[in-house]
RNA sequence: GCAGUCGUAGCAGAGUAGGUAAUGCGGUAGCUUGCCAAGUUACAGAUCGUGGGUUCGAGCCCCACCGACUGCU
Numbered sequence: 001g002c003a004g005u006c007g008u009a010g011c012a013g014a015g016u017a018g019g020u021a022a023u024g025c026g027g028u029a030g031c032u033u034g035c036c037a038a039g040u041u042a043c044a045g046a047u048c049g050u051g052g053g054u055u056c057g058a059g060c061c062c063c064a065c066c067g068a069c070u071g072c073u
């Protein structure tokens, strides 16, 4: 320098025929307990790497850039 894959809540990790995002751990509150742990119920938390474009509508399509990893030269 070229090619490919990936980049989604604090962490992990789904969502591929485009229709405003799961789940687990963790967090907060309640119940339970003499207390803790465990269990259980509820709740909060993601403008989906950044900026544009297409579309009535984009995490999903297109372009550029940034970052991680892999391969090639």
Stems, first nucleotide, its partner, number of pairs: 001072007010025003019056001027043005049065005
Transfer RNA from a Candidatus Thorarchaeota archaeon, 73 nucleotides, folded computationally. Rfam family: tRNA. Rfam classes the family as a transfer RNA.